This is a predicted structure of a 188-nucleotide RNA (Lysine riboswitch aptamer) from a Clostridia bacterium.
Its Rfam family is "Lysine riboswitch aptamer". Rfam describes the family as follows. Riboswitches are metabolite binding domains within certain messenger RNAs that serve as precision sensors for their corresponding targets.

[in-house]
RNA sequence: AGGUGAGGUAGAGGUGCGGUGUUUAUCAGUACCCCUUCUGAGUUGGGAGACGUUGAAGAUGGGCGAAAGGAAAUACCGCCGAAGUCCGGCAAGCCCAACUUGCUGCGGCUGGGUCUGCAUCGAACAGAUGCAGGACUGUCACCGGCAUCCCAUAUCUUUGUGGUUACCGGUGGAGCGCUAUCUCACAG
Numbered sequence: 001a002g003g004u005g006a007g008g009u010a011g012a013g014g015u016g017c018g019g020u021g022u023u024u025a026u027c028a029g030u031a032c033c034c035c036u037u038c039u040g041a042g043u044u045g046g047g048a049g050a051c052g053u054u055g056a057a058g059a060u061g062g063g064c065g066a067a068a069g070g071a072a073a074u075a076c077c078g079c080c081g082a083a084g085u086c087c088g089g090c091a092a093g094c095c096c097a098a099c100u101u102g103c104u105g106c107g108g109c110u111g112g113g114u115c116u117g118c119a120u121c122g123a124a125c126a127g128a129u130g131c132a133g134g135a136c137u138g139u140c141a142c143c144g145g146c147a148u149c150c151c152a153u154a155u156c157u158u159u160g161u162g163g164u165u166a167c168c169g170g171u172g173g174a175g176c177g178c179u180a181u182c183u184c185a186c187a188g
Base pairs, nucleotide, nucleotide: 003186004185005184006183007182008181009180010179011178014080016079017078018077019076020075021074022073023072024071033063034062035061037059038058042051043050044049045096046095047094083110084109085108086107087105088104089103090102091101092100093099111137112136114134115133116132117131118130119129120128121127139173140172141171142170143169144168145167150163151162152161153160154159
């Protein structure tokens, strides 16, 4: 100097990931609320509770008229298992179911974005997620090709052969990866 294993630190991928704020459109002339008319006993998934013949729910016409979730643009922030999704557990939302939110797990899957199809969610021809497929891309391993330099070796010169690196092509893997570096251990 190099090898194997463990750990620490730093770093790369690119239409890269997430969060927050602002703006815009959508949601929607919808919901809620108010008035008129018709009708007449229920309304909220069930319960409790509340409201209701002093008119529930529904419908017609009129008035007023949102918000959340989701999306896009932009600025900033945090980052490169970034993060997403599924499952389980716990807590909160009056109780149950469903759902939502938060926390949690040495849990499962996904390297990354993108396009197409299907399914689900969704108000949605938006978007998201999952699955399948396509090409692209980063990375590593293996195989093949291979210019210059360099190294080894053969050779009388010329030069030949082998190795190495960059590059090109193919196949395969997965982020529990890859690159650099440090520490420790082991073998030599």